Description:
The part of an RNA shown here (large-subunit ribosomal RNA, domain IV) has 344 nucleotides and comes from Deferribacter thermophilus. The coordinates come from a structure-prediction model, not an experiment, and the mean pLDDT is 91. Rfam family: Bacterial large subunit ribosomal RNA. Its family is annotated with ribosome and structural constituent of ribosome in the Gene Ontology. The full RNA is in RNAcentral, with records from ENA.

[in-house]
Context: one part of a larger RNA
Formats: sequence, structure tokens, C1' cells
RNA sequence: CCCCAGCUAAGGAACUCGGCAAAUUGCCACCGUAACUUCGGGAGAAGGUGGGCUCCUAUUAGGUGAAGGCCUUUUCGGCUGGAGCCGAGGGGAGUUGCAGAGGAGAGGCCCAGGCGACUGUUUACCAAAAACACAGCACUCUGCUAACUCGUAAGAGGAAGUAUAGGGUGUGACGCCUGCCCGGUGCCGGAAGGUUAAGGGGAGGGGUGAGAGCCCCGAACUGAAGCCCCGGUAAACGGCGGCCGUAACUAUAACGGUCCUAAGGUAGCGAAAUUCCUUGUCGGGUAAGUUCCGACCUGCACGAAUGGCGUAACGAUCUGGGCGCUGUCUCGGCUGGGGGCUCA
Repeated sequence: CCCCAGCUAAGGAACUCGGCAAAUUGCCACCGUAACUUCGGGAGAAGGUGGGCUCCUAUUAGGUGAAGGCCUUUUCGGCUGGAGCCGAGGGGAGUUGCAGAGGAGAGGCCCAGGCGACUGUUUACCAAAAACACAGCACUCUGCUAACUCGUAAGAGGAAGUAUAGGGUGUGACGCCUGCCCGGUGCCGGAAGGUUAAGGGGAGGGGUGAGAGCCCCGAACUGAAGCCCCGGUAAACGGCGGCCGUAACUAUAACGGUCCUAAGGUAGCGAAAUUCCUUGUCGGGUAAGUUCCGACCUGCACGAAUGGCGUAACGAUCUGGGCGCUGUCUCGGCUGGGGGCUCA
């Protein structure tokens, strides 16, 4: 000097990205417990008080149940009987140590917010989460030799199921809701029309041959799905404007004009896990606050199942604050153990 432990005056987070680590709390009984809430919860909320031993009540309550007695179907029987033994808990009186859950073991707590409803699942060996899953919701496919999946096939799963079933996709408890656009893409429907392959067809033309013939090219017409076309469909993929003017201070614009679009973002939320400018502005908390909470709305670039906004409970989640507590720190010190170091 390093590591592992123990203690530490005064202060008590001043440490630090951050109370990381450590400390506090810790058991049992009783008292007592807020907002909020889906009435279950939140709750061990929070916050308090008590805890040893001796004696008395006391032959305590209660438990167990011997001898004896009676009955009897003579039985390892029934009834009675109460000896002896065990023995809480309450109340009272006293006693004692620094300390009575005397050792080990054994929650720190509260307030507010983000995300995810929840219990679960995950990167075996740097990530446990706001990621995945989840009940619930919706769309869609599937009428049974089902759809779908595996397999070249036979066949198997689906399912010894049958639409209250099974597959796929999205969303993700619950509450209140989920606006407008079908122009593009997808999907679904459409006995017309257009286009369209092989095939059918054979006008016409050609090769050869003496010819019959053999062979070749080939127009019209005919000929599916698909595509074009006509519709539907957004909890299908997706999308959801610009400029100018206007009110009796100013400012602003309920109002008007104009251009474009398939339609121009409704409710709700909003400097947000989203805000560039930005430490926006105001309020709160601090002596002092780029974080935090509440507002405002100028949303660079929220927004409604790629769900929107809330939400009790839950979380080794993330963020801010407070109480308690502490060697995290001011700022060090001491002690025990192990290493290192020196010598052999």
C1' cells in the first nucleotide's frame, strides 16, 4: 500500500451522474391508520405503547383421567367416579440490569410523476426493461377430404374438433372513446366491353411432283385466367394543406376571399420516452433548480386499435422531492484478519 470485517468526536448527502455503498428499520401483542379506489384494496399505510424474573389470585380456566362403585350381551364393554399429573391466558404485588423480541435470524418510510394494467417471459456468458406474452377487443379466412401447416408422395397434424370451432393479422385489463379520406396500393364483387396464349379456323400464298398427292407459310373469325374497365372496402397498406384580408387603443381574428386536394387532423392530449430554436414563458418547490411538478400552446415534427386520453392495484422499472439513518462526504483516525514487502 491492497483486500475482508468492526468502531468512530462534531456535522449529517455538504459525496456523487445518481444516497452507489453502508447505515436505519426488522419479531410478537395491543392501540391507531390518509388521499384515492375497480369497494377487493391502499394496510404491516403512517405513527405509537408493551415485552425479563419472583410471588399472589390459584388446588385458576382447560386438558388428561387411576383406584373404587353400579350395570352388563363377560366384552380390549357401558355409566359413574374423581386421585395423581399437565397446565395457558388475564389481573395484582414486587424485584432487577446500561440494556428483558438481552444471542442468531428478522420490512426503512412517505409524497409526486413517466411507462407498462396485473402474475408471468427474455438477450445460457455485459441489457430483465417502457421489450415479449397476457386475459379482453376487432378484422379476416374456414361448411369439413375445412382453412392452414409438414411431406415428392402415401400420409400426418388441425381434431377423434365442426363456426360458442379452428387458422391468420392487429390491438393489449378496465373506463370514456376511436373522427375525415377509397385518388394510389392491396383485398372483395362485377354472365357487358377492350386487350390477351396455346388450341380451333382456314381466305390466300409457297415448295415439289407428269398428275394424284406430299409438305410449308398463313388473313378474317373463334379462344381462359390475368390486366384494362365499373363498383365496394381503412380495427386493409396508408393519408389527413397553402396564401391574403377583416372588429371603435393595440393585439388577436368568430368572419370573408382565393388556390390546391382523395380528404385537409375531430375528441382528447401537448416544450411530451415526441419541442429544433430551448435552460421557451409563468407558477410551485430550493438561499440558489439545464432536472422535477402544475399551467400556457408558437405541436421544427402528438392524435385516435402502427390505437387516443384517463386509471385503483402491481414493478429488483425510470424521474423529482421529503423524513429517518448513516465514514458517501467535511477528513480523517483506530482495531482485528488476509495479502503484499524484507530476511531465512